Transfer RNA from a Candidatus Parcubacteria bacterium, 72 nucleotides, folded computationally. It was read from a public genome assembly. Rfam family: tRNA. It is annotated as a transfer RNA. Gene Ontology term of the family: triplet codon-amino acid adaptor activity. NCBI's taxonomy places the organism under Bacteria, Bacteria candidate phyla, Candidatus Parcubacteria. Its mean pLDDT, the model's own confidence on a scale to 100, is 81.
RNA sequence: GCGGGUAUGGUAUAGUGGCUAUUACAUUACCUUGCCAAGGUAGAGAGACGAGUUCAAUUCUCGUUACCCGCU
Numbered sequence: 001g002c003g004g005g006u007a008u009g010g011u012a013u014a015g016u017g018g019c020u021a022u023u024a025c026a027u028u029a030c031c032u033u034g035c036c037a038a039g040g041u042a043g044a045g046a047g048a049c050g051a052g053u054u055c056a057a058u059u060c061u062c063g064u065u066a067c068c069c070g071c072u
Base pairs, nucleotide, nucleotide: 001071002070003069004068005067006066007065010025011024012023018055027043028042029041030040031039048064049063050062051061052060
């Protein structure tokens, strides 16, 4: 330099053009218990960044960034 892949709550993940974005752990409050643990209920917390297409983009297209793999 070229090609391919990945990027989603604190962590790990699912998903597909119709989003009010899934699940688990963690976290907060409450219930339960004499206390802790376990358990139950509820809550807060997210699609790397910038453009484009579209009535509508996490999803499709382009570029940038970071990381991983391969080639030279």